[in-house]
């Protein structure tokens, strides 16, 4: 070091200032944000994860339980330039953001969520 089981901890960020109007962090002007893994460093390459709905081995626990599957949703990039190689860097212009609530339509308030995750690190075991 690699493989395999199991345990632990970690594991999202953001309307400042203003306008309209009884009311609006939700509409307008502006502002701010960017999970994981892969690759030349990436919110818009490639996949993945988070929402709905079903189906469900399986148990001291039958449960508002549940490993896993299935099926539906699932956004968004160019020009330049260095370089062997970047839609990942340097300039410089853009775009993109779930559901459900709300006195008014919200990536950013509130909520499910003290959840749940892709995964990151660590630590025990065993085998060669």
């Nucleotide at each position: 070091a690699u493989c395999u089981a199991c345990c632990u901890u970690c594991g999202g960020g953001g309307c400042a200032g203003g306008g309209u109007g009884c009311a609006a962090u939700c509409c307008c002007c502006g502002a701010c944000c960017g999970g994981c893994g892969g690759u030349a460093u990436a919110g818009c390459c490639c996949g993945c994860g988070a929402g709905c709905g079903c189906c469900g081995a399986g148990c001291a626990g039958u449960g508002u339980c549940g490993a896993g599957g299935c099926g539906c949703a699932u956004g968004a990039c160019c020009c330049g330039g260095u370089g062997a190689a970047a839609c990942u860097c340097c300039g410089g212009g853009g775009c993109c953001g779930a559901c459900g609530g709300u006195g008014a339509c919200a990536g950013u308030c509130c909520g499910g969520a003290u959840g749940a995750g892709a995964g990151a690190a660590g630590g025990u075991g065993a085998a060669g």